RNA sequence: AAAAAAAUAUUAGCGCCAGGACCUAUUUUUAGGUUGACGAGGUCUAGGGUUAUCGAAAGAUUCGGCGGAUUCCCUAGUGGCUUUGACUUGAGGUCAUUAUUAUCAAUUAAAAACUAGUAGUAAUAUUAGAACAGAGGUUGAUAAGUUUAAGUAU
Numbered sequence: 001a002a003a004a005a006a007a008u009a010u011u012a013g014c015g016c017c018a019g020g021a022c023c024u025a026u027u028u029u030u031a032g033g034u035u036g037a038c039g040a041g042g043u044c045u046a047g048g049g050u051u052a053u054c055g056a057a058a059g060a061u062u063c064g065g066c067g068g069a070u071u072c073c074c075u076a077g078u079g080g081c082u083u084u085g086a087c088u089u090g091a092g093g094u095c096a097u098u099a100u101u102a103u104c105a106a107u108u109a110a111a112a113a114c115u116a117g118u119a120g121u122a123a124u125a126u127u128a129g130a131a132c133a134g135a136g137g138u139u140g141a142u143a144a145g146u147u148u149a150a151g152u153a154u
Base pairs, nucleotide, nucleotide: 014067015066016065017064019063020035021034022033023032024031025030038055039054040053044077045076046075047074048073049072078096079095080094081093082092086152087151088150089149090148091147100144101143102142103141104140105139106138107137108136114129115128116127117126118125119124
């Protein structure tokens, strides 16, 4: 460097199915199947708690259940910013690596539903195409916050 085998990991609005609903059949307390959340956004580290953010569609199941999880809160740690003319350390505050909160404005920005095709006896699945969000992010303005102790050299 190449080949082979095995194991592990991947996925994270994600996976699974003992109930329900639905389909088919030779028939019906059977057998085989289908469905079971549409995308957007989201992780400093560890532990604990928690029915984990946002809107879309529908209005008969996106019902119900299990597991997991990047949510939020608390504790500890790490790190950034916040004193100063400059530097170091500690306390406080506030955040999470683009490391400051609120309000307003601008900007960023979807999939399913639908239509057409394909597969299937069917439930349904899948491919392509056009429309429409909110939270969040970014930029700008305004307001608030920008505290404190010790030390160092000039």
GlmS glucosamine-6-phosphate activated ribozyme aptamer, 154 nucleotides, folded computationally. Its Rfam family is "glmS glucosamine-6-phosphate activated ribozyme aptamer". It is annotated as a riboswitch. Rfam links the family to the GO terms catalytic activity and regulation of gene expression. The model forms 85% of the base pairs in the Rfam consensus.